RNA sequence: GCGGUGGUAGCUCAAUGGUAGAGCGUCUCCCUUCCAAGGAGAAGGUUGCGAGUUCGAGCCUCGUCCGCCGCUCCA
Numbered sequence: 001g002c003g004g005u006g007g008u009a010g011c012u013c014a015a016u017g018g019u020a021g022a023g024c025g026u027c028u029c030c031c032u033u034c035c036a037a038g039g040a041g042a043a044g045g046u047u048g049c050g051a052g053u054u055c056g057a058g059c060c061u062c063g064u065c066c067g068c069c070g071c072u073c074c075a
Base pairs, nucleotide, nucleotide: 001071002070003069004068005067006066007065010024011023012022013021018055026042027041028040029039030038048064049063050062051061052060
């Protein structure tokens, strides 16, 4: 340099172009003498960044940054 793949909540991951969710974690409450377990609820997101298409983009297109895998060239 070329190709492929990935980037979404604190972590691991979902989401057919149509209100971004789950598990774990955190916080509050219930239960318990206390803790754990269990039950109920809440907070937490410019979907890496920028632009485009569209009535509407996490998803499609372009650019760009970063991680991983493979290939090629030079030294």
This is a predicted structure of a 75-nucleotide RNA (transfer RNA) from Candidatus Woykebacteria bacterium RIFCSPHIGHO2_12_FULL_45_10. The prediction has a mean pLDDT of 80. The organism belongs to Candidatus Woykeibacteriota, within Bacteria. Rfam family: tRNA. About the family: Transfer RNA (tRNA) molecules are approximately 80 nucleotides in length.